[in-house]
Context: one part of a larger RNA
RNA sequence: UGACGGAAGGGCACCACCAGGCGUGGAACCUGCGGCUUAAUUUGACCCAGCACGGGGAAACUUACCAGGUCAGGACAACGGUAGGAUUGACACCUUGAAGAGGUUUCUUGAUUCGUUGGAUGGUGGUGCAUGGCCGUUCUUAGUUGGUGGAGUGAUUUGUCUGGUUUAUUCCGUUAACGAACGAGGCCUCGAUCUGCUAAAUAGUGUCAUUUAUGUUUACAUAGGUGGAACUUCUUAGAGAGACUGCUGGUGUGGAGCCAGAGGAAGCUCGAGGCGAUAACAGGUCUGUGAUGCCCUCAGAUGUCCUGGGCCGCACGCGCGUUACACUGAGGCGUUCUAUAUGUACAAUGCUUGAUUGAAAGGUCUGGCAAAUCAUUCGAAAGCGCUUCGUGAUGGGGAUUGCCGGUUGGAAUUUUCCGGCAUGAACGAGGAAUGCCUAGUAAGCUCGACUCAUCAAGUCGAACUGAAUACGUCCCUGCCCUUUGUACA
Numbered sequence: 001u002g003a004c005g006g007a008a009g010g011g012c013a014c015c016a017c018c019a020g021g022c023g024u025g026g027a028a029c030c031u032g033c034g035g036c037u038u039a040a041u042u043u044g045a046c047c048c049a050g051c052a053c054g055g056g057g058a059a060a061c062u063u064a065c066c067a068g069g070u071c072a073g074g075a076c077a078a079c080g081g082u083a084g085g086a087u088u089g090a091c092a093c094c095u096u097g098a099a100g101a102g103g104u105u106u107c108u109u110g111a112u113u114c115g116u117u118g119g120a121u122g123g124u125g126g127u128g129c130a131u132g133g134c135c136g137u138u139c140u141u142a143g144u145u146g147g148u149g150g151a152g153u154g155a156u157u158u159g160u161c162u163g164g165u166u167u168a169u170u171c172c173g174u175u176a177a178c179g180a181a182c183g184a185g186g187c188c189u190c191g192a193u194c195u196g197c198u199a200a201a202u203a204g205u206g207u208c209a210u211u212u213a214u215g216u217u218u219a220c221a222u223a224g225g226u227g228g229a230a231c232u233u234c235u236u237a238g239a240g241a242g243a244c245u246g247c248u249g250g251u252g253u254g255g256a257g258c259c260a261g262a263g264g265a266a267g268c269u270c271g272a273g274g275c276g277a278u279a280a281c282a283g284g285u286c287u288g289u290g291a292u293g294c295c296c297u298c299a300g301a302u303g304u305c306c307u308g309g310g311c312c313g314c315a316c317g318c319g320c321g322u323u324a325c326a327c328u329g330a331g332g333c334g335u336u337c338u339a340u341a342u343g344u345a346c347a348a349u350g351c352u353u354g355a356u357u358g359a360a361a362g363g364u365c366u367g368g369c370a371a372a373u374c375a376u377u378c379g380a381a382a383g384c385g386c387u388u389c390g391u392g393a394u395g396g397g398g399a400u401u402g403c404c405g406g407u408u409g410g411a412a413u414u415u416u417c418c419g420g421c422a423u424g425a426a427c428g429a430g431g432a433a434u435g436c437c438u439a440g441u442a443a444g445c446u447c448g449a450c451u452c453a454u455c456a457a458g459u460c461g462a463a464c465u466g467a468a469u470a471c472g473u474c475c476c477u478g479c480c481c482u483u484u485g486u487a488c489a
Stems, first nucleotide, its partner, number of pairs: 001489002003486003007483007016473002020437005027323003031319004035314002043054002065309005071303001076118005086112001089107002092104003122297002125295003131291001133285003136281003143182003147178002149158003161173001163172002187274005193241002197238004203232003207228009244267001247261005325430001329389007342375002350369003354365004396427001401422006443465002446462005
């Protein structure tokens, strides 16, 4: 100087507690991990910092595993063989899952090859404890460093602080320190405001003309088509503006700041993200890479392709979730509303309107759109109204299983998925324990994208409805600082 303390004192955090909300832990199912089993059930990762993670939803491929079967994609060099033929390919039969892989039989080809040795190449083979790069974590906190000066023989220390304050080593102030750098903040992106600017037949608005249909028959009202000029409130997106705790009051050392109020679209750092220091870890990844050292293997291959199986196996244990246990509900009928996004060009598989058919799922025909133009005004769900049910394992709950119809795919058996009929299990709100969370948040509710031929109970986004309870503390769990003890390094 660190590290540690069942040492003291401050400070901080919903990966801590308090006050609460929703839960998980119990049930069924889904999924990951272990174990067991297996020919194989490929494998990495194991407290936070493994376990719906490897963007890991694997029918083939993927695929690394298992049972089998091919191929040469063995560069190049040396020597040999070789135009009197090095070698290649093949109908049929045998063989075989299938195979001119091989065998029988003969044809064909013509220096592309063949044999040996050396040496390459490939490898989802090993080593992440040989490495790069990337990521995660310590660590989402406030921490880190040198110059000059001071102290000390020196390692080192001061600066970097008693105090107040802040999310903050943020500021004020104190001051043997002064002036600085990285981090924090500022910054960047997105969301909130603009009747001010720039505009828009790929966004609208009203208006005029004309036309169609309905109601009505003077002519008007509603809905739609076509065309003209006008405008930019809504929509889109550029340039800008706007908030700085600015103003008022209180509090405070009338400092830094904190509290309340007004105005305001906005006063938790305006909200949410991004970026994010120093020093580390023998954290993860050689299975992201034509990044890579070394080792192994290299033709009966650990290369590569093909067929089939496996990764899905089930006495069991653990983790993330989904659906529920109903009446604030379930069923039926009617009704009102989004937002984010996405979409076929090697056309092999894109988004799909309308019509028609079918109980439905789906099929057929016809269109539109490589898109602010079409799907799409995405007529989303919860919601709202009426009605049935009436507290019963019930019309709650849907597991499990049988049959039938379809769809994707070359292929669905170990049922991809969807629909219909039947079947209707556990589950009566879950012990010890434990997770997440402070406002448009939790929770509920759907939608979109990713993966994708097909398949979400996953992940990442998006709206809609929208609480309760703190606005604090250091008691538990941890973290930071100061003081202190201990040579433990």